This is a predicted structure of a 100-nucleotide RNA (Bacterial small signal recognition particle RNA) from a Planctomycetota bacterium. The coordinates come from a structure-prediction model, not an experiment, and the mean pLDDT is 75. Its Rfam family is "Bacterial small signal recognition particle RNA". Rfam describes the family as follows. The signal recognition particle (SRP) is a universally conserved ribonucleoprotein involved in the co-translational targeting of proteins to membranes. A reference for the family is Rosenblad et al. (2009), "Kinship in the SRP RNA family", RNA Biol. It is annotated as a non-coding RNA gene. The sequence was found by an Rfam model in a public genome assembly.
RNA sequence: ACCUGGAUCCUCUGCAAGUGGGAGUGGGUGAAUCGAGUCAGGUCGGAAACGAAGCAGCUAUAAGCUUCACGCCUGCUGUGCAGAGGGGAAUCUAGGCGGA
Repeated sequence: ACCUGGAUCCUCUGCAAGUGGGAGUGGGUGAAUCGAGUCAGGUCGGAAACGAAGCAGCUAUAAGCUUCACGCCUGCUGUGCAGAGGGGAAUCUAGGCGGA
């Protein structure tokens, strides 16, 4: 110097990482009144027994809320890995061959 292969380059795909969005399940919370249940006290009816309505409180729950947990769906990328294709200018690398 030449040849061959690979990498760096580009595209696509897949997986992961990071980062948004969505609905769901569980947990937590959650009704001054306009819901439910239970209703101390008190009120009403009754001669009484008892009954009725029912405030506060309490209970569970609805809507809602939740920077909690779980998995699911979906988007993005100067991140990482893998596969396929493209490219053959340059660089690097492995080998072959020739010359000095």